[in-house]
């Protein structure tokens, strides 16, 4: 430099164009003389800027970053 593939809660991953969900983390309660399992309730997210569309995580365009292969 040039082809590809990703980018979504603190962290690992879903999501046919149609309320963004799920584990684990967290913070409060239950439950126990306490602890520790267990239960139950809440905070939190779509990388950035356009476009199409009645609506965009999704589909296009540009960009930024990380991986990979080629020179």
């Nucleotide at each position: 430099g040039g082809g590809c593939u990703u980018g979504u809660a603190g962290g690992u991953a879903a999501a046919u164009g149609g309320u963004a969900u799920a584990c684990c983390a967290u913070a409060c309660c239950c439950u126990u003389c306490g602890c520790a399992u267990g239960g139950g309730u809440a905070u939190a997210u779509u990388c950035c800027g356009g476009g199409u569309u009645c609506g965009a995580c999704u589909c296009c365009c540009g960009g930024c970053a990380a991986g990979u292969c080629c020179a």

The prediction has a mean pLDDT of 82. This is a predicted structure of a 71-nucleotide RNA (transfer RNA) from a Patescibacteria group bacterium. Taxonomically the source falls in Bacteria candidate phyla (Bacteria). RNAcentral holds the sequence, with entries from ENA. Rfam family: tRNA. By type it is a transfer RNA.